[in-house]
C1' cells in the first nucleotide's frame, strides 16, 4: 500500500428494500423479615458521517471515518 469484514439502544446480537427488535444491564412495582432469585411493566436510537438510487434506505451505490483479519513492503 492492497484485498476482505464489520460499524444498529449502556453491553452482546438481530432486523439484508416495506411500523427498528431482541437477550443482558437500568429504574420501578409485585413477591419476600431483608437481600438475592422470580415475576409485572416502564424508559431507552442522528442505524459511524456525508451524499445519491427509490414511492420507500439499519438493508442498495459513491465518498470519507473508525474498528479487525490478511498478504505485501520493511536495505
Nucleotide at each position: 500500500g492492497g484485498g476482505c469484514g464489520c460499524c444498529u439502544a449502556g453491553c452482546u446480537c438481530a432486523a439484508c428494500g416495506g411500523c427498528a427488535g431482541a437477550g443482558c444491564a437500568a429504574g420501578u412495582g409485585a413477591c419476600u423479615c431483608u437481600u438475592a432469585a422470580u415475576c409485572a411493566c416502564u424508559a431507552g436510537g442522528u442505524u459511524c458521517a456525508g451524499g445519491g438510487u427509490u414511492c420507500g434506505a439499519a438493508u442498495c451505490c459513491c465518498u470519507g471515518g473508525g474498528c479487525g483479519c490478511u498478504c505485501a513492503c520493511c536495505a
A computed fold for a 75-nucleotide RNA from a Chloroflexota bacterium, annotated as transfer RNA. Its mean pLDDT, the model's own confidence on a scale to 100, is 82. It matches the Rfam family "tRNA". It is annotated as a transfer RNA. Taxonomically the source falls in Chloroflexota (Bacteria, Bacillati). The sequence was found in a public genome assembly.